A computed fold for a 75-nucleotide RNA from an uncultured Poribacteria bacterium, annotated as transfer RNA. Its Rfam family is "tRNA". The coordinates come from a structure-prediction model, not an experiment, and the mean pLDDT is 81.
RNA sequence: GCUGACGUGGCUCAAUGGUAGAGCAAGUGAUUUGUAAUCACUAGGUUGGAGGUUCGAUUCCUCUCGUCAGCCCCA
Repeated sequence: GCUGACGUGGCUCAAUGGUAGAGCAAGUGAUUUGUAAUCACUAGGUUGGAGGUUCGAUUCCUCUCGUCAGCCCCA
C1' cells in the first nucleotide's frame, strides 16, 4: 500500500429499515443476628466521527478515525 471483518450502557454481546435491548457490573430496597447468596426495582446510550438516501437509519450509500486478520513491497 491492497483486501476483509469489527466499532452499540462500565464490561461481554443482541437488534439486517419501524419505540435501542439482554447478561454481568453499579445503586436502592426486601430477606438474614450479620455477610454471602436470592428476589424486586432504579439509573446508565450523541449506536466511533461527518455527510447522503428515506416519511423513518444501529441497519443502506460515501468519506474519515480506530482495532484485528490476511496479502504485497522494502529492509